Context: one part of a larger RNA
RNA sequence: CUCUCUCUAAGGAACUCGGCAAACUAGCCCCGUAACUUCGGGAGAAGGGGCGCCCUUUUUAAAAGGGUCGCAGCGAACCGGUUCUGGCAACUGUUUAUCAAAAACACAGGUCUCCGCAAAGUCGUAAGACAAUAUAUGGGGGCUGACGCCUGCCCAGUGCCGGAAGGUCAAGGAAGUUGGUUAGAAUUCUUCGGAAUUCAAAGCUGACGACCGAAGCCCCGGUGAACGGCGGCCGUAACUAUGACGGUCCUAAGGUAGCGAAAUUCAUUGUCGAGUAAGUUUCGACCUGCACGAAAGGCGUAAUGAUCAGAACGCUGUCUCGGAGAGAGACUCG
Numbered sequence: 001c002u003c004u005c006u007c008u009a010a011g012g013a014a015c016u017c018g019g020c021a022a023a024c025u026a027g028c029c030c031c032g033u034a035a036c037u038u039c040g041g042g043a044g045a046a047g048g049g050g051c052g053c054c055c056u057u058u059u060u061a062a063a064a065g066g067g068u069c070g071c072a073g074c075g076a077a078c079c080g081g082u083u084c085u086g087g088c089a090a091c092u093g094u095u096u097a098u099c100a101a102a103a104a105c106a107c108a109g110g111u112c113u114c115c116g117c118a119a120a121g122u123c124g125u126a127a128g129a130c131a132a133u134a135u136a137u138g139g140g141g142g143c144u145g146a147c148g149c150c151u152g153c154c155c156a157g158u159g160c161c162g163g164a165a166g167g168u169c170a171a172g173g174a175a176g177u178u179g180g181u182u183a184g185a186a187u188u189c190u191u192c193g194g195a196a197u198u199c200a201a202a203g204c205u206g207a208c209g210a211c212c213g214a215a216g217c218c219c220c221g222g223u224g225a226a227c228g229g230c231g232g233c234c235g236u237a238a239c240u241a242u243g244a245c246g247g248u249c250c251u252a253a254g255g256u257a258g259c260g261a262a263a264u265u266c267a268u269u270g271u272c273g274a275g276u277a278a279g280u281u282u283c284g285a286c287c288u289g290c291a292c293g294a295a296a297g298g299c300g301u302a303a304u305g306a307u308c309a310g311a312a313c314g315c316u317g318u319c320u321c322g323g324a325g326a327g328a329g330a331c332u333c334g
Stems, first nucleotide, its partner, number of pairs: 001329008010320002014318001019315001027051005036041001038146001052068007069073001081313007088305002093105002109144007121130003147300004152230003157227002159223005166218003172212002176208006184199006231249005258292001259289001270286005
C1' cells in the first nucleotide's frame, strides 16, 4: 500500500451527481397516536415508560407491593431509522437466464366488434385437431386499464355496415353478319381421257356480333371507446392596457370540460410566492400550451412501491482530516 473489520476528540452531510456507504433504530408489555380515507385502513404512525434477581399477596398466565446487585437486565445473538411534499403506476403479481425490475407487461373493471354451433377464430396439402365433451351469463379479436367525476365537436377523406333505382362491368349465352372448305351446277377450251373459270346446298370450321348477364366500383345513407382531424387575418370600451363585441377568408369541423414551463415548455434558471444565509432541482400559483386534452382516455384519488424527485429530524469517519488498532495479503528469510 490492497482487502475484511473495530474504535475515534470537536463538529455533524460542510462529502457527493445524489446521505452512495456506514451509523442510528430494533424484541416483549403498557400508555399514546395526526392529516387523509374507498371507513377496511393510515398504524408498529409519531412519541413516551417498563424489563435482572429474591420475598409476599391473588396465583393458570401474569400483575401489584417490598427488597437487592451491576456502568449496563430484549446484558450475547437474533433484531423496523422516522417524518413531510410531489410525479408515475390503483393494488398482489410479471419481465430483458448473463449490464435495465421500471413509469414497461399483466390485472380485475369498462367498451367496441365477430360468432347460432358442422360457430367465429387458429394449425394442417389433406384426413383431422384445438376452440369444446363448451353453446351468446359462451367463445375469438381490438382498445382502455381499480375506484370517483366524466368522456365534447367533425362522417369531407379512409375503413366498416346497410341500400338498391341508375351508370360501368367478366366468363357464359345469343338474334344475326361474314371468311374458309366443296357434293353439285353453269360457261369456255379439248388430243374427247380431261382441263380452266365462275356460282354454290348441307355439314365442319374461323372471325364479328345487337341483346341477356353477378359481385365489385361509381352512387345513396349510417357509423368515432372505427383510422383519424379539431384555423387565420383585421378592427373595437370616455387614461392606458386588454378585448366581452364586430367584420372577413377558409374548413368536414375549428380543441369543449379539465389540466397546464408538465415524464409534454424551445426561448428558459419564464414571472410571482414558499422553503435556504445562499435553491438551473422542489412545492404553490400565473397562462405567452414552440408542440396538453378527453378509453393511443382527461382530471382527481385512500392504500400499495427494493419506483423516481425534493425537504427535514435522528444518526454517523461521507467529510473538515486525519489517527489508532486487529486479521489476511504484499515485503524479507526459509
A computed fold for a 334-nucleotide part of an RNA from Coelastrum microporum, annotated as large-subunit ribosomal RNA, domain IV. Model confidence (mean pLDDT): 86 of 100. Its Rfam family is "Bacterial large subunit ribosomal RNA". The gene name in the source record is rrn23.